[in-house]
RNA sequence: CUCUUAUCCAGAGCGGAGGAGGGACAGCCCCGAUGAAUCCCGGCAACCAGAUCAUUUGAUCAAGGUGCCAAUUGCUGCGGGGUGGUCACCAGACCCCGGGAGAUGAGAG
Numbered sequence: 001c002u003c004u005u006a007u008c009c010a011g012a013g014c015g016g017a018g019g020a021g022g023g024a025c026a027g028c029c030c031c032g033a034u035g036a037a038u039c040c041c042g043g044c045a046a047c048c049a050g051a052u053c054a055u056u057u058g059a060u061c062a063a064g065g066u067g068c069c070a071a072u073u074g075c076u077g078c079g080g081g082g083u084g085g086u087c088a089c090c091a092g093a094c095c096c097c098g099g100g101a102g103a104u105g106a107g108a109g
Stems, first nucleotide, its partner, number of pairs: 001109008013041001015040003021031003025077004042069003047065002050061004073101001078098006
């Protein structure tokens, strides 16, 4: 880097260092000197490994390997449907379903 597969509306600090950026991309919309990224500590969770108890496969634990700690993956990005709108149609708005993209784990090349 590519492929397969599972998950993505829950959860997580009023700490220290650091100093201007950050939320993948684009458009929006947001966060940020009442302090961004990043690092340390702390925490959440329980995918993999492990332990215990039940055995359909599940429950519990959390010292290991990751991951995560604003907003649903912040929203939309392609297709279909609905509401509403109009004399009728379209657009914009809102809602639903599916897909795409992305993120993370596990496995394979």
Predicted 3D model of a 109-nucleotide RNA (SAM riboswitch aptamer (S box leader)) from a Bacillota bacterium.
The prediction has a mean pLDDT of 85.
It was read from a public genome assembly, where an Rfam model found it.
The model forms 97% of the base pairs in the Rfam consensus.